[in-house]
Formats: sequence, C1' cells, structure tokens
RNA sequence: CGAGCCGACCGGGCGGCCGCGGUACCGGUAUGCCAGGCCCCUUCGGGGCCGGGCGCCGGGCUGAGGAACGUCCGGGCUCCACAGAGCAGGGCGGUGGCUAACAGCCACCCGGGGUGACCCGCGGGACAGUGCCACAGAGAGAAGACCGCCGGCCCAUGGCCGGUAAGGGUGAAAGGGUGGGGUAAGAGCCCACCAGCGCGGCGGGUGACCGUCGCGGCUCGGUAAACCCCGCCCGGAGCAAGACCGCACAGCCGGCGCCCGAGGGCUGCUCGCCCGAGCCGGCGGGUAGGUCGCUCGAGGCCAUCGGCAACGGUGGCCCAAGAUGAAUGGUCGCCGCCGCCCAGGCCGGUAACGGCGGGCGGUAACAGAACCCGGCGUACAGGUCGGCUCGUGCG
Repeated sequence: CGAGCCGACCGGGCGGCCGCGGUACCGGUAUGCCAGGCCCCUUCGGGGCCGGGCGCCGGGCUGAGGAACGUCCGGGCUCCACAGAGCAGGGCGGUGGCUAACAGCCACCCGGGGUGACCCGCGGGACAGUGCCACAGAGAGAAGACCGCCGGCCCAUGGCCGGUAAGGGUGAAAGGGUGGGGUAAGAGCCCACCAGCGCGGCGGGUGACCGUCGCGGCUCGGUAAACCCCGCCCGGAGCAAGACCGCACAGCCGGCGCCCGAGGGCUGCUCGCCCGAGCCGGCGGGUAGGUCGCUCGAGGCCAUCGGCAACGGUGGCCCAAGAUGAAUGGUCGCCGCCGCCCAGGCCGGUAACGGCGGGCGGUAACAGAACCCGGCGUACAGGUCGGCUCGUGCG
C1' cells in the first nucleotide's frame, strides 16, 4: 500500500431574526377572577392600603434518538383474583457464571465454514412408543432381486425356480471401510487394521467435555419448529392501569309550603303590583371537565478495587422533555462535510503513496418521546478512531 476481519463512536457546529411546549426562578397585573386582613368616612353604603391563590403578560432557564421505531421477550409499578396441590395451556433447553428478570449478556465446550483475523449453530431425548421420509427406484427401515453373478430344471440366442447385497442402476439417504481367508457365487460368515457406538477403568476439568487403556456385539439411517418423553419456568389485565375533586342527571333523607300561600319577577332598599306549587338543605353514585399518577431512577458520568469477561463493591460529581389533537420548528449568514469541473504545480517520503488550490451545486439517511427501565430485532446518506489477519513492494 492492496484485500479483508472485529470493536467503539459521530450522525452537523456557531451566530442573528421569528415561532412552539414546560417551568421549581424574577418582575408586572386600575382597565382579569377568588376569598381575606387593616384603616378612614359613614344611614343602607362608599373609599384607601396590604399580602395570598388561580389566570394572563414579559424576562430567565430548559426542550427527542441511536435507534425515541417494531411492540417480539423480561421486569418495576397499579388494579383484580388467590388455602394448598394437580390437570390443561404456553415458553425455555450444551456447560459454568452475570442479572430484578429474560428467549438477554459474558466465558468456555461440541459441531460446521474460512489460508487466516474470525464467523455461524431454533445445541435436551430418535435403544419409551407412534407417525412421516416427496420424486426416482425392484426395495425407504430387522428392507430389498431391476440388471448382473452362481446353481438346478425346461418346450433352450430364451424362460421358470432357488441362492446371493461383491459389482451396476435410482435416490438427499440403500443397513460400516480396506485387505485377506472362505464359497457354487457371495456375505462380519471368520480374521487383522481403521472409523463409529455402548460399557468399564485411569488421568485432567466446578462442569459441558477432553485424553488414554481394556472389553463387547460386528454396526437399529434421518426427522422432535411431527405427536410425544424428560427437566425448569409461568395467575389475569394494563397508565384508556389506578386514585382524587366534581357542572349535569336518576335515586334517597330532612325541613318549609300548597289561597292562613314557600318561592320567583319588577327594584339599590322598603312599600306596592304580577306569577304562583313547589322550594331549600343534606346524602349519594358519578357524566362533562379538571387534578394526581408523571418522571430521581435496577439513573447517568468519572475514578478506583475484585473478576479473563458479562458484572459487582466503594467514593465523588450531575439532574437531563413531560406534551394530551399532542411542543422540540422555520429562515438567513459563516464554517465544516459531500459531489462535479478546471489546474496539472508545490510539499513530505528511498519507494508504493499521502497532503495542499479555485469555481459551481447540495447539506441530504433512517426516523420522532407519550408510565418507566433491561434486552432483542429491524432501518440508516455520509464520516471518524482503535486492534488484528492475509498478500505485495521497498529497505
């Protein structure tokens, strides 16, 4: 330098103007509302001052993501249900750890791929039982005679019967491989070695498992994301959970009243006139609406200690959106970045090669909180950094 393999990260920056949500802070509020205190004048009443709550206005502060996404897992929280145990149903599945928990993560084991860095595995059980194995093929699982091989018989270039799994053919898969013995031809029928399975011993490891030695029958495929078996785990619903305040309205209770008239209208008040059978108070569930839940939490960052790591302990610092038809934006300038065109020079280096200029255009990707966390999965324009592998060139 080329080609790759892992891991971590950014995903525009600054400023001006305009706009939106939130607000513990500050100021204003005679011309907003509510209730209150003090003082003065005083006939009901009027006026002044003060602070408070809500609202409004202005200022300050603050306001999306690495995935806020999909809602696929796991938990917190809330309500409902619940003596205990079991069935049904669902999920998980190498081993050891981590964790609040997990289908997650870390380390390792086994199997597979790659020259390698490294990557992939929906990884319990197929001697508990059942099912299935397309097409092709004679035969698809204690199998099987289509061709071939061997023997016998016959009506004899062939046919029939029997033996045979060594050879051919079909297939993803045809019941170990190589060699020898054996045989009519063959065959684990017998033997040696190898592969694989099972059992046992020894050694290593917490363990999955690995190494080695001996014995055994010669060797019964695959599929469990087919039923099933084994082990472990699992109540249901979800912030529209749930709680509180409550215009309306049904219902209930009490009081007063129905011409001896409650109450209402006219009115600043009294009188008066008119209408007149209901009116008032309470309880109560709770609609509209509002408030809480709501964001300080298994929280983030840094340092240090233990651990290979995931992670955990300790100390310090920090507070970072809470909307509810749902805010976080628009525009301009400069810088950065990217693409195209022009120039073909300078600088660094032994070299391969790298960096530097001007003009024009663009500034784009995926996507946006909605109770909160831990994961997984998926999407993503452009870019940065670190470690490692293989190859090539030069010294």

Predicted 3D model of a 395-nucleotide RNA (Bacterial RNase P class A) from Actinomyces slackii. The organism belongs to Actinomyces, within Bacteria. Model confidence (mean pLDDT): 76 of 100. Of the family's consensus pairs, 92% are formed in the model.